[in-house]
Context: one part of a larger RNA
RNA sequence: GGCGUAUGGGGGAUGCCUUGGCUCUCAGAGACGACGAAAGACGUGGUAAGCUGCGAAAAGCUACGGGGAGUUGCAAACGAGCGUUGAUCCGUAGAUGUCUGAAUGGGGAAACCCUACUGGUUGAAGACCAGUAACCCAGCAAUGGGGGAAAACCCAGGGAACUGAAACAUCUAAGUACCUGGAGGAGGAGAAAACAAUAGUGAUUCCGUAAGUAGUGGCGAGCGAAAGCGGAGAAGCCCAAACCAAAGCAAUUCGUUGCUUUGGGGUAGUAGGACUGACAUAAAGGGAGGAGAAGGAAGUGGAAGUUGUUUGGAAAACAACGCUAUAAAGGGUGAAAGCCCCGUACACGUAACGAGACCAACCGGGACAGUAUCCUGAGUAGGGCGGGGCCGGAGAAACCCUGUCUGAAUUUGCCGGCACCAUCCGGUAAGGCUAAAUACUACUGAGAGACCGAUAGUGAAGUAGUACUGUGAAGGAAAGGUGAAAAGAACCUCGAGAAGAGGAGUGAAAAGACCCUGAAACCAUACGCCUACAAGCGGUCGGAGCAGGUAGCCUUCGGGUUAUUUGUGACGGCGUGCCUUUUGCAUAAUGAGCCUACGAGUUAUACCUGACCAGCGAGUUUAAGUCCUUAAGGGACGAAUGCGGAGCGAAAGCGAGUCUGAAUAGGGCGCUAGCUGGUUGGGAUAGACGCGAAACCGAGUGAUCUACCUACGGGCAGGUUGAAGGUGCGAUAGUCUCGCACUGGAGGACCGAACUGAUUAACGUUGAAAAGUUACCGGAUGACCUGUGGGUAGGGGUGAAAGGCCAAUCAAACUCGGAGAUAGCUCGUACUCCCCGAAAUGUAUUUAGGUACAGCGUCAGGUAUAGACAUGUCAUGGAGGUAGAGCUACCAAUAGGGCUAGGGGGCUUCGCGGCCUACCAACCCCUGAUGAACUCCGAAUGCCAUGACAUGAUACUGGCAGUGAGGCGCGGGGUGCUAAGGUCACGCGCCGAGAGGGGAACAACCCAGAUCAACAGCUAAGGUCCCUAAGUAUGAACUAAGUUGAAUAGAACGAGGUGGGAAUGCACAGACAGCUAGGAUGUUUGCUUGGAAGCAGCAAUUCAUUUAAAGAGUGCGUAACAGCUCACUAGUCGAGCGUUCCUGCGCGGAAAAUAAUCGGGCAUCAAGUUCAUCACCGAAGCUUUGGACUCACGUAAGUGAGUGGUAGGGGAGCAUUCCAGUAUCGUCGAAGGUGAGUCGUGAGGCUUGCUGGAGAGACUGGAAAAGAAAAUGUAGGCAUGAGUAACGAUAAAUUCUGUGAAAAACAGAAUCGCCGUAAGACUAAGGUUUCCUCGAUCGAUGUUAAUCAGAUCAGGGUUAGUCGGGUCCUAAGGAUAAGCCGAGAGGCGACGCCGAUGGCAAACGGGUUAAUAUUCCCGUACUUGUAUUAUUUGCGAAGGAGGGACGGAGACGCGUAAGGCACGCGCACUGACGGAAUAGUGCGUUGAAGUGCGUAGGCUAUGAGACUUAUAGGUAAAUCCGUAGGUUGAGCUGAAACACGAUAGUACACCAAACCUACGGGUGAGGUGAUAGUUGCCCCGAGCAUGCUUCCAAGAAAAGCUUCUAAGCUCUAGGAUAAUACAACCCGUACCGUAAACCGACACAGGUAGUCGAGGAGAGUAUCCUCAGGCGCUC
Repeated sequence: GGCGUAUGGGGGAUGCCUUGGCUCUCAGAGACGACGAAAGACGUGGUAAGCUGCGAAAAGCUACGGGGAGUUGCAAACGAGCGUUGAUCCGUAGAUGUCUGAAUGGGGAAACCCUACUGGUUGAAGACCAGUAACCCAGCAAUGGGGGAAAACCCAGGGAACUGAAACAUCUAAGUACCUGGAGGAGGAGAAAACAAUAGUGAUUCCGUAAGUAGUGGCGAGCGAAAGCGGAGAAGCCCAAACCAAAGCAAUUCGUUGCUUUGGGGUAGUAGGACUGACAUAAAGGGAGGAGAAGGAAGUGGAAGUUGUUUGGAAAACAACGCUAUAAAGGGUGAAAGCCCCGUACACGUAACGAGACCAACCGGGACAGUAUCCUGAGUAGGGCGGGGCCGGAGAAACCCUGUCUGAAUUUGCCGGCACCAUCCGGUAAGGCUAAAUACUACUGAGAGACCGAUAGUGAAGUAGUACUGUGAAGGAAAGGUGAAAAGAACCUCGAGAAGAGGAGUGAAAAGACCCUGAAACCAUACGCCUACAAGCGGUCGGAGCAGGUAGCCUUCGGGUUAUUUGUGACGGCGUGCCUUUUGCAUAAUGAGCCUACGAGUUAUACCUGACCAGCGAGUUUAAGUCCUUAAGGGACGAAUGCGGAGCGAAAGCGAGUCUGAAUAGGGCGCUAGCUGGUUGGGAUAGACGCGAAACCGAGUGAUCUACCUACGGGCAGGUUGAAGGUGCGAUAGUCUCGCACUGGAGGACCGAACUGAUUAACGUUGAAAAGUUACCGGAUGACCUGUGGGUAGGGGUGAAAGGCCAAUCAAACUCGGAGAUAGCUCGUACUCCCCGAAAUGUAUUUAGGUACAGCGUCAGGUAUAGACAUGUCAUGGAGGUAGAGCUACCAAUAGGGCUAGGGGGCUUCGCGGCCUACCAACCCCUGAUGAACUCCGAAUGCCAUGACAUGAUACUGGCAGUGAGGCGCGGGGUGCUAAGGUCACGCGCCGAGAGGGGAACAACCCAGAUCAACAGCUAAGGUCCCUAAGUAUGAACUAAGUUGAAUAGAACGAGGUGGGAAUGCACAGACAGCUAGGAUGUUUGCUUGGAAGCAGCAAUUCAUUUAAAGAGUGCGUAACAGCUCACUAGUCGAGCGUUCCUGCGCGGAAAAUAAUCGGGCAUCAAGUUCAUCACCGAAGCUUUGGACUCACGUAAGUGAGUGGUAGGGGAGCAUUCCAGUAUCGUCGAAGGUGAGUCGUGAGGCUUGCUGGAGAGACUGGAAAAGAAAAUGUAGGCAUGAGUAACGAUAAAUUCUGUGAAAAACAGAAUCGCCGUAAGACUAAGGUUUCCUCGAUCGAUGUUAAUCAGAUCAGGGUUAGUCGGGUCCUAAGGAUAAGCCGAGAGGCGACGCCGAUGGCAAACGGGUUAAUAUUCCCGUACUUGUAUUAUUUGCGAAGGAGGGACGGAGACGCGUAAGGCACGCGCACUGACGGAAUAGUGCGUUGAAGUGCGUAGGCUAUGAGACUUAUAGGUAAAUCCGUAGGUUGAGCUGAAACACGAUAGUACACCAAACCUACGGGUGAGGUGAUAGUUGCCCCGAGCAUGCUUCCAAGAAAAGCUUCUAAGCUCUAGGAUAAUACAACCCGUACCGUAAACCGACACAGGUAGUCGAGGAGAGUAUCCUCAGGCGCUC
């Protein structure tokens, strides 16, 4: 380490439960609000954070009613109370009700600030209390109403897109979503200028049907009525006008007329009314109000059981005997209760309120005749043009609405009846009101569920729209259970311990608060076996050994043995996971870390089409609705309607037929029981099996990031250069011009910090950081950088332009919605068994990975059972043009030869002509010979037909599919290279969808088609030395190369390898080879040559001679000879020796990538190769035996055949949850969990041990949220990586002491190190208690520990007339009475208003706290008001005027603040031995506002000011300003210094409470004292200075302040000055603030405006080192 067993941890599944949800029914209600709502903020309790309640009268107050013993909410505890003199509690009616919010006195950043008036408080200022003060509409006014909120329903004004049409534009989606306005409990519609059709109906609305009909429609996708009929419910009315009267006004010819208002009158189509005439007068109906029945709040009464020596912790269980019931609904009680409790049936009870009926003021009027006249809705009806609505898309298009242009009639009229016209019929427009039937449910009450049961059901069963995220719109969780009762564990021990653990105790049980049950992953411990020379899908088959249990036997009691069983498993055989997708996957193609829970073909419809079952049947069936009922149920009624019963035809029409046709023919379509319901297969319409886009559209939210713009502010060390201009000098006749010097200080100038940017490189890349660090680098007075406030918004902005930026998002932001968009695409899609079983082809396709039809599969049905059909064999008869073959048989192509037209060339000729030709060449002849698109020919096979035989399935109709990517092998072809594991047809086979044996391994090759079992047999392919089952078999030959040991091989060419065969030559008269010997002479042949003698070359009669034989020479060799050889000959030897061709097996040729190798070892008369022979092995094949299932036959017994299988079809079952009925089980122990045994082919079932502690299953049916291993699935838990990386600037620590359980980190001390234009100090924004504690704590937070802390608990802390803001002002901009515009929402908008980043009255020094101070205290000041007093007086504004009041750059000066240095002085300290205070070191040596003074400087004689005159200006006025004159003449501003302030304070000295102590001392609140300064220098940035110079780009507004007058008042009021007294409100104030407290998810190397910022060196804020001060960066 593995397996097993046991015991645990961890975790929170499962089971059981339910307080909460979901879906409905019935009834009510549909409230609210200026009498201040909805919604909130802040408060409110004895202690009080949250929820609930309530409101300064604050978990409550008052009255009435109910009720009757406890009570102060959730929610304990302590404390303090209340209550039979009736509390708490319940109901009704009142009171109070802060602030915000329509929000309404004004303002505003909601819950805050600031006013005016009246009344009140001691009250003038300041403060407080109560009330009033918004706008719009109506109205003369008094006054009344409106505004806002709210779930759905309703009406109206606007109005998409995705999508569908397999694209898309008309169309669709859809008048949907959404926005906006408005109303009500409903809303809208509504009493015919309506329908209809020769008959009629009689307002509207809703339901059923008509009907998916009529229609409409790129006549595509789709859209889609109405009448009528059946029902629900029913309800009708009022004006305008004519006419009459009155009043008022006007006109008048005075007769009257006109207009307005009021009253009467009057309201319809068979036209009515006015009018005229003559009658009639009652009832119906409506109805303010009165009275108050039923009902109606809290509430009351309400039957009936006991026993038990049963079990148990507990009885309601069980047993026995009873009882009630108008009550056996339900819940609770220690398990399961009609009779224990609450209730239930039933009965009773009342305030407000209260339908109908009752009373009732009041309102309310009919019919006839006459028909002359009058009235009866005008910019209307209608029409043209353009749109829209209807079923109707402009169409033949009626009807309705109207933007625009027109424009009637008047009852003898007018409108409609689907163009239009006529007839006929129906109606009476251009005014208005109207209940019910209908729609919905935020809310209240009563109930229900074959709905859920904590990953479910609402997002929410707990403080849930909470925590948390986001600037915002918006998004949005997790989290239930002790027990009957807390009886919630006293006490003891360990421990630092309020952690935790062990005892003890409680309890039925620890169920022990992380609490019911307590699964799995995962992590351990103990025991048994195995494991350290041995490789792998981890199993399976066999199995030794070891260990244990049970039973038997034996036993020396240790144990042994037998049988059986359990655990382990050495060793051996075989064996490459699952899913998906594919021609094909172990694949190195996809998906999954593991476990648990959840997770995908559902539901609806008078829809279409099948199957099965049921009812009725030439019929069948109800729908809405109504009634009954024990009430979501059931039953009855209800015939409207639908389907069927007759078809054919364009139709007339005919009819079991009809149409076509001349036809009586033929052909087409017909002539056959249906309808309804239930279940189910498939389709249609809906999201339609689940998850998944990128996108489109609508309405909103965003410019705290960033882009640009805008108003008001701020910043830029230091150094350098030296433009224009000016002055002087010179040149010059000269003023032009030029030169030089000085002055001057320009610049999108230069160098370079802050600041800003981001060139290069490295690092970083699960970072320190979702863009940084380090080093270098660009700009750095400018088109610069930056702060605060504001503006521009999504097809839009902004953009020095990169498609950049618009909140870490940009070729169209974000949020929510349409919405479950669509997805011919990918992925996933869950239990079992049985039967059958494909396709990867054809045609078409904006089609090619999709689809339609056909083909192939399956299921059902009935007909036919043979003269039909299919397959095979044989026979007979056919069609055909392939293979082959052929070509003097065509066509095309074709080599050689012959013959020879024609042509070329050459020769010849005066010409005609002739001749030659290894040139080209037709026809013809000979030889040879090609062809997919040649054929004089022509098979085999296949095909057709007929017949015989054999076999068996086939066809048809209907339901349901899948497939339409194929692949390999072989054969014959195309293409390609007679390349491809290429590609395309055809035929066959196999894989696909096929296991088994062989081939080492290997979808397709060879053998062979797996129903299950067997330790039976025989074979196939292939094998038989070992691995490895079977022959070291037999006979013969070959191979020597390890060739080879099959199918993965090997070429041209080369070679005395070797076997076999054939032909031919030599050979005992002696071959071949070897050895010995000879190999001569003419002659050195001739020629040539320097030489050539056999052998440089040429020539030949290569001749002749001697010989056994010997070339005028086969090679080597020499200058040439020589020499050595050969041919040839003899001897020796003694039998075969050569040559050529064919052939078997071998050799060379022969180079590749993980590892050399035939699979390996190995094998040589074989274990190689060839031939022959006999055995054996060998599969899931065949056989044998037994079983299961399917089908056929059969009455049965049985017999026979069959049972591989993907997509797919069909059949039969298992399990889960719930329901009904029936009978059961359960505290003597249900479900669930976890083991064991057993049954079934299987899904699964049953029994039982332990755990568990209250429910559960069986049978027969029914209904489904009904079965998971996979979806980069969802949620939770747990692993792995791994005790690994890391612990966030390399500025750094060390020692001692203290505390403590524990100290690297805490505290103290000492030393060391780092920053020091900061890593110091102040402050704005932002944060919001982080501040302080000598108070406590360490579970979490802190990247480690922690005694520490920005952590936890508790307590404390922020003090203002002068600081900042408001009570003052205005900028950009915002909002906006008036006004303008717009479907609506809303947009623009002057005056006034709001709005700082700007303007504007006033305080300093010291001291003090643990924590605040310009705020408290001390001292000394100042400002503004009010009152009074005094003196004096033209006062008076929202108007006029002045003033406030403004740019950049540069330079000089004064000059000190602040700062620094030096010296002096004061105090303390230092010097070994050792003195001196002449030396040195350290610290200190200080002092404000204010008041007074008025200096330097600046402006000013080009006039500081003053006086005065005149004013056509300053919207009126003006004594003011302006302007124009006159007179006069020096002031105005202003730092600093100095004096007072100044009895203060620092260093220092002394006294000293108290505390600590190691007893040496240390710390030290508080108090006392007063010893010390004057000067020089440096720098020069505050100030003078809003000044000066200069430049061009010409540089806010308003108020405070001063002054002038207007109205008005001038007795008063008011103003000015002075003094005294009083008044001075609200908000902020802690702390961090270059950061551990802000923005960055963090205690994050980033970012963050402004002010001060010391010394040495230095130009410097660079840089280095150091002060003060702060730190060493939390392993």

Predicted 3D model of a 1675-nucleotide part of an RNA (large-subunit ribosomal RNA, half A) from a Saprospiraceae bacterium. Rfam family: Bacterial large subunit ribosomal RNA. The sequence was found in a public genome assembly.